Description:
This is a predicted structure of a 61-nucleotide RNA (Fluoride riboswitch aptamer (crcB RNA motif)) from an Actinomycetota bacterium. Of the family's consensus pairs, 100% are formed in the model.
């Protein structure tokens, strides 16, 4: 100096954040669905679980 392995660390899983957990990646992983492709339509704040916040609608006072 180079290579491999392990660990650590970092990034990431369609809209913000916290904890746990799973997967992927080490410049790659990743960036939902539908159609007539438009200045269109639909769902969801999570990959999963438990919450906070935001947004929309309704009801009561």
């Nucleotide at each position: 100096u180079g290579g491999c392995a392990a660990u650590a660390c970092g990034g990431u899983g369609a809209u913000g954040g916290a904890g746990c957990u799973c997967g992927c990646c080490g410049g790659a992983a990743u960036c939902g669905c539908c159609c007539u492709c438009g200045u269109g339509g639909c769902u969801g704040a999570u990959g999963g679980c438990u919450c906070c916040u935001g947004u929309c609608g309704g009801a009561a006072c």

Lineage of the source: Bacteria > Bacillati > Actinomycetota.